This is a predicted structure of a 74-nucleotide RNA (transfer RNA) from endosymbiont of Euscepes postfasciatus. NCBI's taxonomy places the organism under Bacteria, Pseudomonadati, Pseudomonadota, Gammaproteobacteria.

RNA sequence: AGGCUUGUAGCUCAGUAUGGAAGAGCACACCCCUGAUAAGGGUGAGGUCAAUGGUUCAAAUCCGUUCAAGCCUA
Numbered sequence: 001a002g003g004c005u006u007g008u009a010g011c012u013c014a015g016u017a018u019g020g021a022a023g024a025g026c027a028c029a030c031c032c033c034u035g036a037u038a039a040g041g042g043u044g045a046g047g048u049c050a051a052u053g054g055u056u057c058a059a060a061u062c063c064g065u066u067c068a069a070g071c072c073u074a
Stems, first nucleotide, its partner, number of pairs: 001073007010026004020057001028044005050066005
C1' cells in the first nucleotide's frame, strides 16, 4: 500500500440473506418463595445498533466515506 472479517444493553451474542415494533442469556434493582441462604418464579431498569452522509414512505439491515480491532498479501 491492497484485500477480507468484525463493531448491537454492563458482559457474551442473535437479528442483516428477503428493509417494516430493537431482542435473548448472564449480570443489576425490586417482589414472591425459604427459619436463613442457594436454587427457582415474577416484574422492572438499561441501547443515540462505531461515526457521518446518501437512497427509501420507512434503515441495525442497502450504498459512499471515515474510525477502531483482528486476519491475509506485498